[in-house]
RNA sequence: CAAGAUUCUCGGGGUAAGGUGAAAUUCCUGACCGGCGGUGAUGUUCAAAGCGAACUAAGCCCGCGACUUCUUUUCUCUUCAGAGAAAAGAACUGAUCUGGUGCCAUUCCAGAGCCGACGGUAAAGUCCGGAUGGGAGAGGAUCAUA
Numbered sequence: 001c002a003a004g005a006u007u008c009u010c011g012g013g014g015u016a017a018g019g020u021g022a023a024a025u026u027c028c029u030g031a032c033c034g035g036c037g038g039u040g041a042u043g044u045u046c047a048a049a050g051c052g053a054a055c056u057a058a059g060c061c062c063g064c065g066a067c068u069u070c071u072u073u074u075c076u077c078u079u080c081a082g083a084g085a086a087a088a089g090a091a092c093u094g095a096u097c098u099g100g101u102g103c104c105a106u107u108c109c110a111g112a113g114c115c116g117a118c119g120g121u122a123a124a125g126u127c128c129g130g131a132u133g134g135g136a137g138a139g140g141a142u143c144a145u146a
Stems, first nucleotide, its partner, number of pairs: 004143007017029003031126002033116002035064004043055004059114002068091010096112005118129003
């Protein structure tokens, strides 16, 4: 340094102000937010300033997670109809253009757009709830091998 095993920790943000109304952070004007990995021409730092290295940079490019639905298995409850939980598998899985620079950009710069599970409730990306949950993954410690 690389891959492996065990284990621990971490692992999502956001309706200002106003309008209508009996009631809306849900409607209207407007405001605000952007999980994880990859890619990447920006920026910073290091470097004999060279070769290069490290960190950093996409909500809408690629992939993943979450939510939702279904199936199977196991377990629990049961009024024997069914219900619930866990695991595995499958399905589903949002949204970007224009101009500029340039060899190269849906990533940079400028401008204008667009998107955001389910249940509750005056119709919710932002409130409350499942969730003190799950999780893509990130980091540390220990072990053994070469």

The RNA shown here (FMN riboswitch aptamer (RFN element)) has 146 nucleotides and comes from Paenibacillus riograndensis. Its Rfam family is "FMN riboswitch aptamer (RFN element)". Gene Ontology term of the family: FMN binding. The source organism's lineage runs through Bacteria, Bacillati, Bacillota, Paenibacillaceae and Paenibacillus. The coordinates come from a structure-prediction model, not an experiment, and the mean pLDDT is 79.